Context: one part of a larger RNA
């Protein structure tokens, strides 16, 4: 000087950070990922409407539980085990992916069969499951076609799709529609962007009381794999590779930007932000899928906890809170989506313990008060005391003032303009629809919060401590006590006058803090 700090004593208030470093121990409760009805058949339950005398019937409308289908759930959010090199940090490097997003081209043409939801039996304590029927799709599967695209002995071959919603003048049509347009998508292919996979080379910990490792092991051929180079895998060949410039093996450990010190050079650290990694009760595995070997998916082992009609099942807080336990030691089982950011939606919404915000804790840092001016009879008490007097001390009292802060009353913000409505004008169009979009008006929406801030009213009233005075180191005197009690960072104090121990006056330092301890420069 510094800190995620503890501890003791003592505590007025605001702002701002910051809060399990130990047992990656176990975990009760509750929330943390859903969303689309403008893909789909539908109505359970709620509201309308219509039919019936009534029970009750009816998806017609709002609109929706469950289900099939699409996007998401591989982002966000924890943590720090493990890793000593498959990480990271920095500079290169070629043999790769790529959903949404952008930016072109070409297309969206015409059948099928299921099957879930339902209904009907049925088994099972449950969790769950079976067996007939029945149906829909932007589920699934073929034929047609192929600009591009893939393969190819260059002769040829292979390979696609899906619709839905808005408006609409004339034609058709009983009507739904066709048909015309728009918007969103669908396939196919070519580029971008950004994101990812892979490879190489420096670097950045300790041990030689670890000196030899090593068999898919080193390299080469063929097969395979895979998005993609490659022993990455496999058969055969060859006998290689790596190593005092430190292999190997043992212990430590997430790496970085960066923090802390220190003039630096350097030393220590990697808490909070950010970036990258690796985990997700232990360990092993695929599957979906653009992306995972997937924290809040799936299987299979274990170890542990629940259920249980003993047949049988369920579970994973290192996401937000909270709870035991460890421990010197580290918070509320809160509020809100208003804002910012993500998901999915045409939107409107919707979810979102991210996030923003409030609650606790002097754990920091930073800024405010605890009042200001005047007052000498140097009051009184208290301490010394050479008994004259010093000193506490302008300190109190007393005089005027003042009103932060705290207390009451009253006002009261920004953070919220964008989505939406209304006109104009452009684009699209066959159209003054629809739809985009530019400007213009306009209107709603605030968790925090009656917060912050602003005025107003009484009143000095609501507010000081802690440590130290032998020297190093700024500050002394009494009294007790007598090598006891006790102090102590180091010298050392203490055995009858102790500036060192105890208290007491005084003093010196910092001050809502002030000492210890721990730790590092």
């Nucleotide at each position: 000087a510094u800190u995620g700090a503890a501890c003791g004593c003592u505590a007025g208030c605001g702002g701002c950070a910051u809060g399990c470093u130990u047992u990656a121990c176990a975990c009760a409760u509750g929330c943390a990922a859903g969303u689309c009805g403008a893909a789909c058949g539908g109505c359970a339950g709620c509201g309308c409407g219509g039919g019936g005398c009534a029970a009750c019937c009816u998806g017609g409308c709002g609109g929706c539980g469950a289900g099939u289908g699409g996007c998401g759930a591989a982002c966000g959010g924890g943590u720090g085990a493990g890793u000593a090199a498959u990480a990271c940090a920095u500079c290169g490097g070629a043999a790769c992916g790529u959903g949404c997003c952008c930016u072109g081209u070409g297309a969206u043409g015409g059948g099928g069969g299921a099957u879930a939801a339902c209904u009907a039996c049925g088994c099972g304590a449950a969790a769950g499951c079976g067996u007939a029927g029945c149906u829909a799709a932007u589920a699934c599967c073929g034929c047609a076609u192929a600009c591009g695209a893939c393969c190819u002995a260059c002769g040829g071959g292979u390979g696609a799709a899906a619709g839905u919603g808005g408006g609409g003048g004339a034609u058709c049509g009983c009507a739904a529609g066709a048909c015309c347009u728009c918007a969103c998508g669908u396939c196919a292919u070519a580029g971008g962007a950004g994101c990812g996979g892979c490879c190489g080379a420096u670097g950045g910990c300790g041990g030689a009381u670890u000196a030899g490792c090593u068999a898919g092991u080193u390299g080469g051929u063929g097969a395979g794999g895979u998005a993609a180079a490659g022993g990455c895998u496999u058969a055969c060949c060859a006998a290689g590779g790596c190593g005092a410039c430190g292999a190997u093996c043992c212990g430590u450990a997430g790496c970085u930007g960066g923090u802390c010190u220190g003039a630096g050079a350097g030393g220590a650290c990697g808490a909070c932000c950010a970036g990258c990694c690796a985990c997700a009760c232990u360990g092993g595995g695929a599957c979906u899928g653009a992306g995972a070997c997937a924290c809040g998916g799936c299987c299979c082992a274990g170890a542990c906890u629940c259920c249980u009609a003993c047949g049988g099942g369920a579970g994973g807080c290192a996401g937000c809170a909270g709870u035991g336990g460890g421990g010197a030691a580290u918070c509320u089982u809160g509020g809100a989506c208003a804002a910012u950011g993500g998901g999915c939606g045409a939107a409107a919404g919707c979810c979102u313990g991210a996030u923003c915000c409030a609650g606790c804790a002097a754990u920091g840092c930073c800024g405010c008060g605890u009042g200001u001016g005047g007052g000498a009879u140097g009051a009184a008490g208290g301490c010394c005391c050479u008994c004259g007097g010093g000193u506490u001390g302008u300190a109190a009292a007393c005089c005027a003032c003042u009103u932060u802060u705290g207390g009451c009353g009253g006002g009261g913000a920004a953070g919220a303009a964008a989505u939406g409505c209304u006109g104009u004008g452009u684009g699209u169009u066959a159209a003054u629809a629809c739809c985009a979009u530019a400007c213009a008006g306009u209107g709603a929406u605030g968790a925090c919060g009656g917060u912050a801030c602003c005025c107003g009213c009484a009143g000095a009233a609501u507010a000081a401590g802690c440590a130290c005075c032998g020297g190093c180191u700024a500050a002394c005197u009494a009294c007790g006590u007598g090598c006891c009690a006790g102090c102590a960072g180091c010298c050392g104090c203490g055995g009858u006058a102790a500036u060192a121990c105890g208290u007491a006056g005084g003093g010196u330092g910092c001050g809502a803090g002030c000492g210890u301890u721990a730790a590092u420069c």
Molecule: small-subunit ribosomal RNA, 5' domain
Organism: uncultured Thiomonas sp.